[in-house]
RNA sequence: GGGAAGUCACCGCCUAAUCGCGAUGCGGAAACACGCGAAGUCGCGAGCCGGGGACCCACCCGCUCUCUGGGGUGAAUCGGGACCACCGCCGGAUCAUCACCCGGUGGCAGGCCGUAGGGCGCCUUCCACGCCCGAACCCGUCAGCUAACCCGGUCGGUGGAACUGGAAGACAAG
Numbered sequence: 001g002g003g004a005a006g007u008c009a010c011c012g013c014c015u016a017a018u019c020g021c022g023a024u025g026c027g028g029a030a031a032c033a034c035g036c037g038a039a040g041u042c043g044c045g046a047g048c049c050g051g052g053g054a055c056c057c058a059c060c061c062g063c064u065c066u067c068u069g070g071g072g073u074g075a076a077u078c079g080g081g082a083c084c085a086c087c088g089c090c091g092g093a094u095c096a097u098c099a100c101c102c103g104g105u106g107g108c109a110g111g112c113c114g115u116a117g118g119g120c121g122c123c124u125u126c127c128a129c130g131c132c133c134g135a136a137c138c139c140g141u142c143a144g145c146u147a148a149c150c151c152g153g154u155c156g157g158u159g160g161a162a163c164u165g166g167a168a169g170a171c172a173a174g
Base pairs, nucleotide, nucleotide: 010160011159012158013157014156018046019045020044021043022042023041024040025036026035027034047154048153049152050151051150052149057144069142070139071138072137073136078114079113080112083111084110086107087106088105089104090103091102092101117133118132119131120130121129123169124168125167126166127165128164
C1' cells in the first nucleotide's frame, strides 16, 4: 500500500415491514471474559399491508373430450427445446445376459435462451441510456366480486469513496 472478514455508528436500496408511548439490559452456545448502552425484546396505539365476508353483477344452461382438486401472498408469469444432464425404447459392438462403450429415437424441462411483469442509478416526475430480478413460500378439499363486520402481518435481506444524462418542478442557500 492492497485484499478479505468481524463489531459499532452514519448514509442508502429491496420489502407493507415505519412512527409514537411504556417496560426491560443486549449480543454470544455460554457462568466468567469481551463488546455495546445504539439497537434488540415485550405490551398498547397510529400509519401502512394482506385475508375472510351481502344485495347487485359474475358464475350457474346444452354438447364433446379429459381427469391432472382448488385457492392465497409476491414483480416473479408464459414459452423454447439445437447442446449438457435425467428417464425410457430400439439397434450395434462384445464369446455373451447384464454393466461399460457407440448410434438413433421419444419424453422431461434441471443447466441454458427468451418473456409478461418488477427494481436501481442517493429529492420527485417524464424521456433516454446503463445495470439487475423475473424467486420462494403458505392454506388444506375450502374461499368470485363484496358495504357493514371479522381476522392477521408490520419480517428478512443488502450496498457504501463513488454517485449516468436531458427537461420540468420541489427544497435549500443567498
The RNA shown here (c-di-AMP riboswitch aptamer (ydaO/yuaA leader)) has 174 nucleotides and comes from an uncultured Mycobacteriales bacterium. The coordinates come from a structure-prediction model, not an experiment, and the mean pLDDT is 76. It matches the Rfam family "c-di-AMP riboswitch aptamer (ydaO/yuaA leader)". Its family is annotated with regulation of gene expression and cyclic-di-AMP binding in the Gene Ontology.